This is a predicted structure of a 1394-nucleotide RNA (small-subunit ribosomal RNA) from an uncultured bacterium. The coordinates come from a structure-prediction model, not an experiment, and the mean pLDDT is 84. The RNAcentral record of the sequence draws on ENA, Greengenes and SILVA.
RNA sequence: AGUUUGAUCCUGGCGCAAGAUGAACGCUGGCGGGGUGCAUAAGACGUUCAAGUCGAACGGACUUUAUUGAAUGAAUCCUUCGGGAAGCGUGUAGUAGAGUUAGUGGCGGACGGGUGAGUAACGCGUGAGCAACCUACCUGCUAAAGAAGGAUAACAGUUGGAAACGGGUGCUAAUGCCAGAUAAAGCAUAUGAAUCGCAUGAGAGAGAUGUCAAAGCUGAGGCGAGAGCAGAGGGGCUCGCGUAUGAUUAGGCAGGUGGUGAGGUAACGGCUCACCAAACCUACGAUCAUUAGCCGAACUGAGAGGUUGAACGGCCACAUUGGAACUGAGAAACGGUCCAGACUCCUACGGGAGGCAGCAGUGGGGAAUAUUGGGCAAUGGGCGAAAGCCUGACCCAGCGACGCCGCGUGAGGGAAGAAGGUCUUCGGAUUGUAAACCUCUUUCAGCAGGGAAGAAGAAAGUGACGGUACCUGCAGAAGAAGUCACGGCUAACUACGUGCCAGCAGCCGCGGUAAUACGUAGGUGGCGAGCGUUGUCCGGAAUGACUGGGCGUAAAGGGCGUGUAGGCGGCAUUGUAAGUCCGGAGUGAAAGUCCUGCUUUCAAGGUGGGAAUUGCUUUGGAGACUGCAGAGCUUGAGUACAGAAGAGGUAAGCGGAAUUCCCGGUGUAGCGGUGAAAUGCGUAGAGAUCGGGAGGAACACCAGUGGCGAAGGCGGCUUACUGGGCUGUAACUGACGCUGAGGCGCGAAAGCGUGGGGAGCGAACAGGAUUAGAUACCCUGGUAGUCCACGCGGUAAACGAUGAAUGCUAGGUAUAGGGGGUAUCGACCCCUCCUGUGCCGGAGUAAACACAAUAAGCAUUCCGCCUGGGGAGUACGGCCGCAAGGUUGAAACUCAAAGGAAUUGACGGGGGCCCGCACAAGCAGCGGAGCAUGUUGUUUAAUUCGACGCAACGCGAAGAACCUUACCAGGGCUUGACAUCCAAUGAAUACCUUGGAAACAAGGUAGUGCCCUUCGGGGAGCAUUGAGACAGGUGGUGCAUGGUUGUCGUCAGCUCGUGUCGUGAGAUGUUGGGUUAAGUCCCGCAACGAGCGCAACCCCUAUGGUCAGUUGCCAGCACGGAAAGGUGGGAACUCUGACAAGGCUGCCGUGGAUAACACGGAGGAAGGUGGGGACGACGUCAAAUCAUCAUGCUCCUUAUGUCCUGGGCUACAAACGUGCUACAAUGGUCGUAACAAAGGGAAGCGAACCUGUGAGGGAGAGCAGAACCGAAAAAAGCGAUCUCAGUUCGGAUUGUGGGCUGCAACCCGCCCACAUGAAGUUGGAGUUGCUAGUAAUCGCGGAUCAGAAUGCCGCGGUGAAUGCGUUCCCGGGCCUUGCACACACCGCCCGUCA
Repeated sequence: AGUUUGAUCCUGGCGCAAGAUGAACGCUGGCGGGGUGCAUAAGACGUUCAAGUCGAACGGACUUUAUUGAAUGAAUCCUUCGGGAAGCGUGUAGUAGAGUUAGUGGCGGACGGGUGAGUAACGCGUGAGCAACCUACCUGCUAAAGAAGGAUAACAGUUGGAAACGGGUGCUAAUGCCAGAUAAAGCAUAUGAAUCGCAUGAGAGAGAUGUCAAAGCUGAGGCGAGAGCAGAGGGGCUCGCGUAUGAUUAGGCAGGUGGUGAGGUAACGGCUCACCAAACCUACGAUCAUUAGCCGAACUGAGAGGUUGAACGGCCACAUUGGAACUGAGAAACGGUCCAGACUCCUACGGGAGGCAGCAGUGGGGAAUAUUGGGCAAUGGGCGAAAGCCUGACCCAGCGACGCCGCGUGAGGGAAGAAGGUCUUCGGAUUGUAAACCUCUUUCAGCAGGGAAGAAGAAAGUGACGGUACCUGCAGAAGAAGUCACGGCUAACUACGUGCCAGCAGCCGCGGUAAUACGUAGGUGGCGAGCGUUGUCCGGAAUGACUGGGCGUAAAGGGCGUGUAGGCGGCAUUGUAAGUCCGGAGUGAAAGUCCUGCUUUCAAGGUGGGAAUUGCUUUGGAGACUGCAGAGCUUGAGUACAGAAGAGGUAAGCGGAAUUCCCGGUGUAGCGGUGAAAUGCGUAGAGAUCGGGAGGAACACCAGUGGCGAAGGCGGCUUACUGGGCUGUAACUGACGCUGAGGCGCGAAAGCGUGGGGAGCGAACAGGAUUAGAUACCCUGGUAGUCCACGCGGUAAACGAUGAAUGCUAGGUAUAGGGGGUAUCGACCCCUCCUGUGCCGGAGUAAACACAAUAAGCAUUCCGCCUGGGGAGUACGGCCGCAAGGUUGAAACUCAAAGGAAUUGACGGGGGCCCGCACAAGCAGCGGAGCAUGUUGUUUAAUUCGACGCAACGCGAAGAACCUUACCAGGGCUUGACAUCCAAUGAAUACCUUGGAAACAAGGUAGUGCCCUUCGGGGAGCAUUGAGACAGGUGGUGCAUGGUUGUCGUCAGCUCGUGUCGUGAGAUGUUGGGUUAAGUCCCGCAACGAGCGCAACCCCUAUGGUCAGUUGCCAGCACGGAAAGGUGGGAACUCUGACAAGGCUGCCGUGGAUAACACGGAGGAAGGUGGGGACGACGUCAAAUCAUCAUGCUCCUUAUGUCCUGGGCUACAAACGUGCUACAAUGGUCGUAACAAAGGGAAGCGAACCUGUGAGGGAGAGCAGAACCGAAAAAAGCGAUCUCAGUUCGGAUUGUGGGCUGCAACCCGCCCACAUGAAGUUGGAGUUGCUAGUAAUCGCGGAUCAGAAUGCCGCGGUGAAUGCGUUCCCGGGCCUUGCACACACCGCCCGUCA
């Protein structure tokens, strides 16, 4: 830093970034240095090697040289021929030299090397001790080394056995073995002055008794042997302290504990034995179980700690498993012996052999760990006088990126910013100075030449590594880069593919068609011969908190007391010195770490010095504090005395009211119960009422955040016994105190046992209701139980969710108990002290809420408890219980949260205030009928599409016969019906013929235009043909969008700046008191201002005025007629339409707070916004619309485009919405005769007149309009008729005949006439509109439009009723409250089943 929330603070867990590793795995891999490498099967092992050496200890044997002697052979010389001579050879014996070595003998094989199985231990670490011990080789010293003896291997020969290995006989040597001599300063025994020691005791010197030695070899230099003392080094034993987990292991122990004696040992010791005693260890954790070699050190960490114990070093243990001894200075012995077991091998089956946890190596196990290499050159070891031999110790090399360190894979220049790739808004951007290209360099690797140190003691000689390191030269950028990541944490982004698929993921989480999170590519970031993943450790984690945490509500105070061990403890003083502090000494191995110097060209590495090693031991000192000891003190604690209060406890007795039951009287039909009822009780007399009686339980009023008690708890009155607290006095004791693991006791309710008791109440149970159900809530009954006695049980939200004790730290107020003061005496009042119980509140504390002298403040002491949620207070085990159950108390697995406090909203069948045709009060409807129209559904080739609660449904559509048209069938076209570009041809255009349903195709006739011209031609426009870029799409996505619209809602709200408050989210302002239609205004206020909304400004309308006076008007004057403003004229009136005016709570009164404002009044045409309209804040609904339009992405391209004909959108079992017409007499029909407003009219409105019953037709005046036309307004009024009926109501449906529009009325228009005359008699549950010129009712006009309204938008005429009021329904506003909701109650969430 991430993750709980809409956001916040806190608690709390989870996960990450760092470092480390004997590692492993994936991808990749150039060089070197110096390290390191079976962690698993202490599993099994073939083969070689790893411990020998000494001939100067010894006798032999063998080889060789020399020599001597005997024998002998061949050749040579000499010869007296007998022989002789010198040399050579063979062989034998001796001597001497050199060499080899089986055996005897000596030394060494107890070191070095390996491993970590065992071990929880004096095993290890550290520090002491041995007056209780040993020590070969080495060093120093002392004295001594004289004289003898008997054997035995080898060997010879014989013999057994397959072998291993032996047996018998005979001979022989020694530094082998043995006996005696000598012998002290040795040893043993006893004595033991000085002196020493903690004690037993030790004890120089001295004397006494006893007793033990020896070996020689030689090259003559030496080497060696015996006895003793001492040293050095090594070892043995003992002790203090430290050294893992579990109490769901609490008791263990029989040589076990001690003593006496003996044996044994190098030595102490129950080490062993005999006897005796009754001990010994243990809550400071014995015993048991599990795990483990320990340490120096290593990793990590700021440190304290935590983890580890590879490599290197010290110790220990082990050597196939178990046991045993022998030898030896040393072993209970890795490469010795014996026995037993398992295993392997050999065998002639009788019997034998073996032990890699030495170095290599093999198979096995495993994720995984190397060569059957070279050398003794160096270092070290054994033997030897030495030369030397041996040495898988060691030094080197090999293999492995296993880790650490270093180096390289090039450097400089280089923009046409190349090509290619990727992205793109198509302009470009990026890869990128990167490459190419130019210039340069050559580390490393390669080739060639030279070539060490390591080697010492004067010279010489001696090198495995190694022709290595290093140096020089040569050639050429030449041979050398990957890996992981790119949503946040965490540095780094785009495209495509995919479409909750495939996949990713450390946590949060990505992926359901625009994925920076999957896969790939391009780009980018990190590290780099490595990079990433996995495992493990520490860190972050103050998340076990010593440093350095907590427990009111987040996890956490034991239900309460008493008290044991333990921990802690008042004032003053003396001593002591255990703790403590200071100084000295010893030790704390080396290596390592750190600092510093030197050295590998630097580094890793190596090496010198220092620091450090925080510890232990010892010694000297200090004496404050703690401890210990002594003698004191009184304030803590306790006692005594004097008082007062109390539902404190236990037991016994007593009392009245009430309920119920029983008996009797009176009395009659109900009672009871509920929201309403029913079950139940009652005519066999209930209930009611009166009297009497029985019985049990509980104690009204007093009664009070009053009292008492440790808690649980305690309530009528009296008595007895009894505990505790309080006040006062200061007489007594003199720290006697606090806390308290275990232990012991108490402990509500329910429950259990035994025996009583039982009125009321009342689990279970029964019945009645309620309900979809109702194993509940309500009602009628009712058993255990509730009560008593004696036991058991031992738990509660046993709560103040707050352990006990002590001290300290502002106040105010109330109350209970007691004391003191004051008022001359007094009840009160007032002041004050102590104790208890409450409230408010400051500092302080706290995450906040809050706590606040009764602390959750500041401190001290002790106890209990907590460490994420769930699993679970569950399982197992132990203990307790009669049982129920209690107590103690896990794990597997699973989640990334669970949680606390507070904030803003939304919500509540929470509260308060207030609005609205919201209800109520009314009027008229809808819902029933017929028809019209829209929708669903169904049907269909198609019935195109969209709209779906309010806020879709006479909606898009202000008007589907063709067209529209998007749908269907069929027939056509493919650069296209439409746009731009290019080429060719032709003006355009008009008309005609043929085929065809048309689209279209084929052909013909007429016609030659406009602008420029160098007369060749070019250009514009239009048409045809051709090629391709492209067109086109009412195809998809309204959940990719813009725009537009609906809705809450014309509701009064929504915000901001600065300030202030709060850790913060946020709050304040905007809340409060009034008021308003209004967040409208006034007042108050830590707020002061401001913005968007409200209101006003705009339009229509209501009044009068001014101006204007035609097409409108006509009072007066005049003319005129049958009549008419018809005419002259008029400008008064109406009207038209432009301008100003008027209304502002302005005036008066009352109320209010002197305000805002409200009510009433005057004046006025109009009165408190006069009426109506336009105007819609921040936002909500992923609301509607891709089919108005625009638009991203995607899809189609001889079709999802486009043209045409015909059909469909008009279907019809059914359902719904919206309307029209009615059901009639407030009416129908007929007749008569009045009064509007607004709007329309040229492809138009269309008059008079004629004609038709009528729709209409003919005709064509007037009018681009205050003039003409449509045009008749209708209801109303007046008169007549009908007389309550399915009608003279109602008009659907149908028939016939007509009319109009239009290319065309079959599907599928409207109208007229005649005829026909359906349902319907006021409409269930439910539901809609409307508060005044409104509802209702009546007609008129317009848009769309060829024609086609009951719809829509407008206009006027007639013209009501009701409103007590705000309890309720719906919607809304403000305040407040609760909340486990925030996708916000259409929420959340529990259980069962699948």